This is a predicted structure of a 348-nucleotide part of an RNA (small-subunit ribosomal RNA, central domain) from a metagenome. The full RNA is in RNAcentral, with records from SILVA.
Context: one part of a larger RNA
RNA sequence: CUGGGUUUAAAGGGUGCGUAGGCGGCUGUUUAAGUCGGUGAUGAAAUGCGGGGGCUUAACCUUUUGCGCUGUUACCGAUACUGGACGGCUGGAGAUAGCGUAAGGCAGCUGGAAUAAGUGGUGUAGCGGUGAAAUGCGUAGAGAUCACUUAGAACACCGAUUGCGUUGGCAGGUUGCUGGCGCUGAUCUGACGCUGAGGCACGAAGGCAUGGGGAUCAAACAGGAUUAGAUACCCUGGUAGUCCAUCAGUAAACGAUGGAUACUAGCUAUUUGGGAUGUAAGUCCUGAGUGGCCAAGCGAAAGUGAUAAGUAUCCCACCUGGGAAGUACGCCCGCAAGGGUGAAACUC
Numbered sequence: 001c002u003g004g005g006u007u008u009a010a011a012g013g014g015u016g017c018g019u020a021g022g023c024g025g026c027u028g029u030u031u032a033a034g035u036c037g038g039u040g041a042u043g044a045a046a047u048g049c050g051g052g053g054g055c056u057u058a059a060c061c062u063u064u065u066g067c068g069c070u071g072u073u074a075c076c077g078a079u080a081c082u083g084g085a086c087g088g089c090u091g092g093a094g095a096u097a098g099c100g101u102a103a104g105g106c107a108g109c110u111g112g113a114a115u116a117a118g119u120g121g122u123g124u125a126g127c128g129g130u131g132a133a134a135u136g137c138g139u140a141g142a143g144a145u146c147a148c149u150u151a152g153a154a155c156a157c158c159g160a161u162u163g164c165g166u167u168g169g170c171a172g173g174u175u176g177c178u179g180g181c182g183c184u185g186a187u188c189u190g191a192c193g194c195u196g197a198g199g200c201a202c203g204a205a206g207g208c209a210u211g212g213g214g215a216u217c218a219a220a221c222a223g224g225a226u227u228a229g230a231u232a233c234c235c236u237g238g239u240a241g242u243c244c245a246u247c248a249g250u251a252a253a254c255g256a257u258g259g260a261u262a263c264u265a266g267c268u269a270u271u272u273g274g275g276a277u278g279u280a281a282g283u284c285c286u287g288a289g290u291g292g293c294c295a296a297g298c299g300a301a302a303g304u305g306a307u308a309a310g311u312a313u314c315c316c317a318c319c320u321g322g323g324a325a326g327u328a329c330g331c332c333c334g335c336a337a338g339g340g341u342g343a344a345a346c347u348c
Stems, first nucleotide, its partner, number of pairs: 004319003007302002012316001014202004021195003025089007033082002035078008048067004052062003092192001093189003096185006104178007111155001115151008126137002163170002207247001210245003217241001221237004258315006266293012297304002321348003330341004
């Protein structure tokens, strides 16, 4: 390389949009590039195969003979499939009308509880914390309680085995702007599709620099305990950070399962549409999701099983013994931290 694979053994890119490329529905006519056939030309020699000849034989040799040389090409022909050209179609895709749906996104406004702080009132000796304590706070009046004020962050109950979003993720209320998705009708376009190397965009937490903000919580740090020790677990404090505006671009970014399409027994729960029936509760049919259990099948097994890891097709990504190593070097990106790409010697 061929082949075989990628939930857990090595292996699915974090996710999307999309360029090139690859692949692509039903049907008619045409063309004949691919494809197939015939004939001719070419396919040096050596090599290969069959026959003959020469070394005692064989290997070996042979300007001895025949074949072959998967290839290339010219002409003629075939037309199922693929391609090209020109038409037609509606099932894929999209548009449209009506109905519906959700914590989807962005921005503004706004609410209550809690927490902390401040001021004042009442009031007096404790409070706090733990397994037990102590550090800490408090007679300069704490804690408790009442009133007022200020601040920042997060939204109890509802709440779910729920919903939405491409992933990350999204939860007080309301308004504006905005992106989807589903169903029903079958009105329009007529294959407009799928995937997608590069590329571009988005991307939790933590981190960076500058400016703002700083209530809570809290790396680092300090103290108190525990302990043989205790650079911890527990306690009292507490700075970065946690919030807003940027860079960064990584995660067990997980369903450890790429995307698309079609097909292949059932049962059950639930979210949300449509239809039928019924006074109603409900029942039945039919879509789109989200779960559980399972037939066949698949699987090394665990398991999976219409939300496939089944049966097939198309496209992309990735794997090829362990360590060295996601390291070194080079290049690219970054303010930096670092990220991306990514070996070898050696060793088992």
The prediction has a mean pLDDT of 84.